[in-house]
């Protein structure tokens, strides 16, 4: 320098262009002597940034900026 592939909750990953899920964390609650564990509800994503295309973008197209591996 050229290729590929990621990037979404604190974390770890789902989601054929049509209500962004889930597990773990973390709050309550419940049970305990008390802690964990189990059950129960809950809280949290402007989907790395900016343009586009579309009635409608986490998806499609372009720059950008970040990680990983490849070539040379």
């Nucleotide at each position: 320098g050229c290729c590929u592939c990621g990037g979404u909750a604190g974390u770890u990953u789902a989601a054929c262009g049509g209500u962004a899920g889930a597990a773990c964390u973390c709050g309550a609650g419940u049970c305990u002597c008390a802690u964990g564990a189990g059950c129960u509800c809950g809280u949290a994503a402007u989907u790395g940034g900016g343009g586009g295309u579309u009635c409608a973008a986490a998806u499609c197209c372009c720059c950008c900026c970040u990680g990983a591996g490849g070539c040379a």
A computed fold for a 72-nucleotide RNA from a Candidatus Woesearchaeota archaeon, annotated as transfer RNA.
It matches the Rfam family "tRNA". By type it is a transfer RNA.
Taxonomically the source falls in Candidatus Woesearchaeota (Archaea, Nanobdellati).